Predicted 3D model of a 1454-nucleotide RNA (small-subunit ribosomal RNA) from an uncultured prokaryote. Its Rfam family is "Bacterial small subunit ribosomal RNA". Rfam links the family to the GO terms structural constituent of ribosome and ribosome.
RNA sequence: AUUGAACGCUGGCGGCAUGCCUAACACAUGCAAGUCGAACGCGAAAGGGGGCUAUCAGGCGUCGAGCGGCGGACGGGUGCGUAACGCGUAGGAAUCUACCCAGUAGCGGGGGAUAGCCCGGAGAAAUCCGGAUUAAUACCGCAUAAGCCCUUCGGGGGAAAGCAGGGGAUCUUCGGACCUUGCACUAUUGGAUGAGCCUGCGUCGGAUUAGCUAGUAGGUGGGGUAAUGGCCCACCUAGGCAACGAUCCGUAGCUGGUCUGAGAGGAUGAUCAGCCACACUGGGACUGAGACACGGCCCAGACUCCUACGGGAGGCAGCAGUGGGGAAUAUUGGACAAUGGGCGCAAGCCUGAUCCAGCCAUGCCGCGUGUGUGAAGAAGGCUCUAGGGUUGUAAAGCACUUUAAGUGGGGAGGAAAGGUUGUUAGUUAAUAGCUGACAGCUGUGACGUUCCCACAGAAUAAGCACCGGCUAACUCCGUGCCAGCAGCCGCGGUAAUACGGAGGGUGCAAGCGUUAAUCGGAAUUACUGGGCGUAAAGCGCGCGUAGGUGGUUCAGUAAGUGGAAUGUGAAAGCCCUGGGUCAACCUGGGAAUUGCAUCCAAAACUGCUAAGACUAGAGUGUGGUAGAGGGAAGUGGAAUUCCGGGUGUAGCGGUGAAAUGCGUAGAUAUCCGGAGGAACACCAGUGGCGAAGGCGGCUUCCUGGACCAACACUGACGCUGAGGUGCGAAAGCGUGGGGAAGGAAACAGGAUUAGAUACCCUGGGAAGUCCACGCCGUAAACGAUGUCAACUAGCCGUUGGGAGGAUUGCCUCUUGGUGGCGCAGCUAACGCGGUAAGUUGACCGCCUGGGGAGUACGGCCGCAAGGUUAAAACUCAAAUGAAUUGACGGGGGCCCGCACAAGCGGUGGAGCAUGUGGUUUAAUUCGAUGCAACGCGAAAAACCUUACCUACUCUUGACAUCCUCGGAACUUGUCAGAAAUGACUUGCUGCCUUCGGGAGCCGAGUGACAGGUGCUGCAUGGCUGUCGUCAGCUCGUGUCGUGAGAUGUUGGGUUAAGUCCCGUAACGAGCGCAACCCUUGUGCCUAGUUACCAGCGCGUUAUGGCGGACUCUAAGGAGACUGCCGGUGAUAAACCGGAGGAAGGUGGGGACGACGUCAAGUCAUCAUGGCCCUUACGGGUAGGGCUACACGCGUGCUACAAUGGUCAGUACAGAGGGUCGCCAAGCCGUAAGGUGGAGCUAAUCUCACAAAGCUGAUCGUAGUCCGGAUUGGAGUCUGCAACUCGACUUCAUGAAGUUGGAAUCGCUAGUAAUCGCGAAUCAGCAUGCCACGGUGAAUACGUUCCCGGGCCUUGUACACACCGCCCGUCACACCAUGGGAGUGGGCUGCACCAGAAGUCAGUAGCUUAACCUUCGGGAGGGCGCUGACCACGGUGUGAUUCAUGACUGGGGUG
Repeated sequence: AUUGAACGCUGGCGGCAUGCCUAACACAUGCAAGUCGAACGCGAAAGGGGGCUAUCAGGCGUCGAGCGGCGGACGGGUGCGUAACGCGUAGGAAUCUACCCAGUAGCGGGGGAUAGCCCGGAGAAAUCCGGAUUAAUACCGCAUAAGCCCUUCGGGGGAAAGCAGGGGAUCUUCGGACCUUGCACUAUUGGAUGAGCCUGCGUCGGAUUAGCUAGUAGGUGGGGUAAUGGCCCACCUAGGCAACGAUCCGUAGCUGGUCUGAGAGGAUGAUCAGCCACACUGGGACUGAGACACGGCCCAGACUCCUACGGGAGGCAGCAGUGGGGAAUAUUGGACAAUGGGCGCAAGCCUGAUCCAGCCAUGCCGCGUGUGUGAAGAAGGCUCUAGGGUUGUAAAGCACUUUAAGUGGGGAGGAAAGGUUGUUAGUUAAUAGCUGACAGCUGUGACGUUCCCACAGAAUAAGCACCGGCUAACUCCGUGCCAGCAGCCGCGGUAAUACGGAGGGUGCAAGCGUUAAUCGGAAUUACUGGGCGUAAAGCGCGCGUAGGUGGUUCAGUAAGUGGAAUGUGAAAGCCCUGGGUCAACCUGGGAAUUGCAUCCAAAACUGCUAAGACUAGAGUGUGGUAGAGGGAAGUGGAAUUCCGGGUGUAGCGGUGAAAUGCGUAGAUAUCCGGAGGAACACCAGUGGCGAAGGCGGCUUCCUGGACCAACACUGACGCUGAGGUGCGAAAGCGUGGGGAAGGAAACAGGAUUAGAUACCCUGGGAAGUCCACGCCGUAAACGAUGUCAACUAGCCGUUGGGAGGAUUGCCUCUUGGUGGCGCAGCUAACGCGGUAAGUUGACCGCCUGGGGAGUACGGCCGCAAGGUUAAAACUCAAAUGAAUUGACGGGGGCCCGCACAAGCGGUGGAGCAUGUGGUUUAAUUCGAUGCAACGCGAAAAACCUUACCUACUCUUGACAUCCUCGGAACUUGUCAGAAAUGACUUGCUGCCUUCGGGAGCCGAGUGACAGGUGCUGCAUGGCUGUCGUCAGCUCGUGUCGUGAGAUGUUGGGUUAAGUCCCGUAACGAGCGCAACCCUUGUGCCUAGUUACCAGCGCGUUAUGGCGGACUCUAAGGAGACUGCCGGUGAUAAACCGGAGGAAGGUGGGGACGACGUCAAGUCAUCAUGGCCCUUACGGGUAGGGCUACACGCGUGCUACAAUGGUCAGUACAGAGGGUCGCCAAGCCGUAAGGUGGAGCUAAUCUCACAAAGCUGAUCGUAGUCCGGAUUGGAGUCUGCAACUCGACUUCAUGAAGUUGGAAUCGCUAGUAAUCGCGAAUCAGCAUGCCACGGUGAAUACGUUCCCGGGCCUUGUACACACCGCCCGUCACACCAUGGGAGUGGGCUGCACCAGAAGUCAGUAGCUUAACCUUCGGGAGGGCGCUGACCACGGUGUGAUUCAUGACUGGGGUG
């Protein structure tokens, strides 16, 4: 885009079309083929007319049944069958053709029957039988025969019918004869029309259908037919068809056309038209011009109906209609008015053909459902950032219009004919009649109205689908991987533009969607117009048949080819034109119909012909060359093994390490000799040969091919190659085969392992490997690249031959192979690139999404294994190639880090502290969970905190804003209660004021609201952790690439560093690195209180008390930059060493954290979307809990002691804190502490004694003078309050623990270790955290390994990225399918039985009107009988196909 459509929702009108696609299933009822009285006899119920009337007879007209004629072979229906001369197209010769047209010649004279009717009979009926009588245009002889047919060419044969109208002579039996006109009839010729037959070409799929055929193919002679012909028969011959697809199977009416498409094509064959076939199923003939006959006959069968059971009747695939089937397809309508058909002289009759109407949105086309104006942008709806936006000029309102529908009225065209009257022309003897023309009158419409006019009133008339992308159109609510959607991708797991609803929008519109189907897009079967190295696809390789294709030249021909003409290519349709108010639609005309046939001319190219020619392709000859080319025979040495002997002694062998095994009965090792089999080191080479598989010691014989050189010869002999045929690695198979050294399946043992029917080792070994003969016929049989030929830049190797020039080596040219780069070109890219995957030609093979499956079934081959040929159901939305970026690797290279190593000290064992898991509980609030949770949030849980639990209690609330009313606010006390709270009570009336009131506060009330540590960190902001202080992460422009992307950023060096240098299709730049900042380390300058006093001066009992350096403090500045020297390096960057310097190569430390990753952490800091609670999930109070305790884990403290403990004495810090505070001296207490109150808002006072250290004493290796847990007693302090549940003191007690398994952590210098001090939080509470100083080490060879990271490279089937992906069995469910003892159908072959009706043939029985007769009979016919053919039916045996089948095999999906 389309449809004969169907379904869902909806539905105003008209025009024009279409309407059982399924059951060729079965049919009730009615109708669909009759007509002619001008062929004939008989008859008269109804009807009309006339006559007579006393009845009878005859006639007219319209008809009934019959005889007869014509028509029922057309028209109408359907598509079963048919793969065929059925259809289409173009031709042909051996034919017929009623009615029609034209021509010719006729139409004479006889005969015998028969239906009807009547009588009789049988039967239920249908119907039948017998007798009598009768007509014809029915039937039969005779005569005639122009033409016709047959012929032996002499001859022979064969016809007819009348009817109607009219009539002048003549005749008459008065009926007519006769004549004439018309119609009919006979014979014949021609035409027209129709039909039959024959031929070329075209006409679906299957080769898993390869051979078929005996009337088969042909001939001769007959028969038969309208006619040719094996159409049929007899005889003879042995043919005919088929790979250009016979036969068989499946499917199917064919065509013009229709739909689609740019076309070529593809699909289709409704309506209309042409042809064919069929008429309940099968068979058959009759009649006829025509049938083997839809509404005819006979027979058989199935089915239905009637029946008196004896018999009969029927055929909607005609029009309506019914049942059934189905998703689905209409009225038991009107009329012959028109068109057409049959009959008839005609009027006319018949006509479900046809014309109309009815039903159905089934389709196409047209029209309408109003038009204009109208902003307060109404109300309502929806939404919202609360302002608004949108629905929306939409509505309302105002002003108009009246198409269509409705009502009323008017009124064309489809009508031409026909009849009758008159005139006239023809025919004729004729003014009949008939035919034609003209005129007048009469008069025919089923449809049934289109159309025109008038009337009233916006009145009666809009839906459907969609809105994630493709694809035009977006929001809210509900739902919460549910319900659902979905054409593909895919949506839905609490913020869904995708589900459902709503608002809005988009598209189409009396329709809109869905489903089904066809073509297109699809160059996705490629003729136009594709491919085959890696995506699917080159047969494993030759030879060769058919076929295809083919070098140069001359001549001829004209098959192909191009051109002209003619015929045909039906009509309709398509296109142009015209009509219809437009359109759909329709009439006429034209164009077109790409085809086929005939004929004419052309001769370039292809073909063909020649007993023409040529040599460039191909081949032959001559002379050489190289070679693991093939086959056979012989032969050689090295090695392994075995056997014999010698020497010799304890191991050998084997592995990652071992063991099994061998060996003191002498192995391994070594020497000598022997046996036997197999394979041929070095040479050896991207070397050679071969078609491929493949071929390797040497010699001989036989043999194939290739190459080179120069000439001679043949003269296209060539190329390819479906089938066919040969060769064809390894493995495997066969032979009562041979052989057997080594290696080696199966097997055995030892290891490894969770297991190990494996990898590793050992031993044996029968398979096999070897040989002979025969099979198999496959391989990643690969260059994953078919064969042949031609053309198209170069460069460098190697191998065989030849030529030339040099002459120890080599160079140049040429030719055949074999390799590496590479231009153009090609390619999706990778890559290929004269050995093409480039540009062309010839031929063959093969491919068409993945899986199922190279499988099943069938065929062929094979001894088997199996091979070859080769599907389908079902299932998925992918499978695949090449390249890219990452990530990953028990891949590689380079490098770094307390990563390992080297060291020091710990943890893991003990006790305790603390956190966590678990458990418990009314609650043990919540969060954090590998590194990167666990002394974490928490820099302080007795109450509070507090979020948890229990109990009590409040409801506009503890807190904010607004409204109303009242009151100052506030405060004293008593009682109840655990308190919150409640009741009562005391004191006092404030501030501003424009005198109205106002501000603040308190109380009460109402509703908006407050409130929530309730949920979601996977809706978020902010903040943080981590990789990681790792050196990376990017951009612009340019360039390269089809692109993703690459380059830059890679490479060579170097660095802590993408730090710097060099190189470079890159050049630059940004975020990171570094530096800038703070601190510390050294001078200097300035300044000097509360800091300082070794030294100088003054002074004091003493003390910085005073001056002034110093120290220190704190502001500034200096200093370090690889700057200098030497070496290394590319003369670079840089590195190494040195000097100087307080400090040297980033001096030490800190702050500072790129692009990003982990849906990392946090809704419980805070903020925040959405959801949830609202007398509670909110608020208040008291008590309890967060402190529980069989247990596991993390982080710490204290120890286990002598480098120590205890006691005594004694020395030296830094950085901080302090007024709700730090607190001195003094005094009391063993002590915690108390008392006390000086000083200090701090370089002033104070916390505050630093400790380890040093000096001395003691302890003597012990559960101790170590260690201090635990417990008892007594206290202190803080605080409303130390019971649950604080810290400290003192007396007493004195547990575990004697250095810690596997494992694991930190640290590289002022570091580890060790020692103490301070601060935040804080009423009190530190072994934690943060900071401070004192003392102060050891080690680093080095980068193999472990962990983490960076760069480059490589592989990848990964991309959620290795915590990835993914294979197979097993279990379960479902689906389709193969096998299967069989079972049941369909179709069909062969053999046989049988044989209705019918036709043909025969005929001895019976019978018989026409003709003949010698009257006896004959000719001819009929019936019967027989034979041949044959439908149905039956039997047997095959082939094939479908369905089904216990069980079973694999496959697919989950």

Its mean pLDDT, the model's own confidence on a scale to 100, is 82.